[in-house]
Molecule: c-di-AMP riboswitch aptamer (ydaO/yuaA leader)
Organism: Fictibacillus gelatini DSM 15865
RNA sequence: GCGUCUAUUUCGCUUAAUUCCUCACAUGGGGAAACGGGGGAACCAACCGUGGCUUCGCGCCACAUGGGGUGAAUCUCGAUCUUUCGAGUAGGGCGACUCUCACGCCCGAAUCCGUCAGCUAACCUCGUAAGCGUUUCGAGAGAGGCAAC
Repeated sequence: GCGUCUAUUUCGCUUAAUUCCUCACAUGGGGAAACGGGGGAACCAACCGUGGCUUCGCGCCACAUGGGGUGAAUCUCGAUCUUUCGAGUAGGGCGACUCUCACGCCCGAAUCCGUCAGCUAACCUCGUAAGCGUUUCGAGAGAGGCAAC
C1' cells in the first nucleotide's frame, strides 16, 4: 500500500416507519408530536360478474379468485407437461448539500380484506415494522461550512 473478515461507533440508503414524555426497571404498559394509511356526506360519478334461455319478472340454467386495500412493483411476448424460466415493459430507487443535464448500477416483489368499500367536509379508526452499505472526486448553476488575511 492492497484485499478479506469481525466488532464498536458515526454516517448513509429503501420505507410512513422518527423523536419525546410517563408508569416504572420490564424483550412491558400508557401518552404526545411528527409522518403515513383506511373508512366515511352533499355535489359529481357509477348503475347491479359473464354467457345462454326466457313466461320479459334479475324468472331459470351454466360458469366464475367477483370486488377492493397497502406498495414503484403493472402489462406484453416466448419457452416449459404442470411447475418454472427467459426477454422486455408502465412505473420506481441509488451513485453523500439542492436543481438541471449526462453517464452508470439496480428494483420492477410481496401481502392483506373476505362477497364488501367510488369521490368525500365533519367525524371514526389504524401503523411507526423490516431490510441493507453507495457502482460519478462527471458538467453547469445555486446554497452552505471551515481556514487565512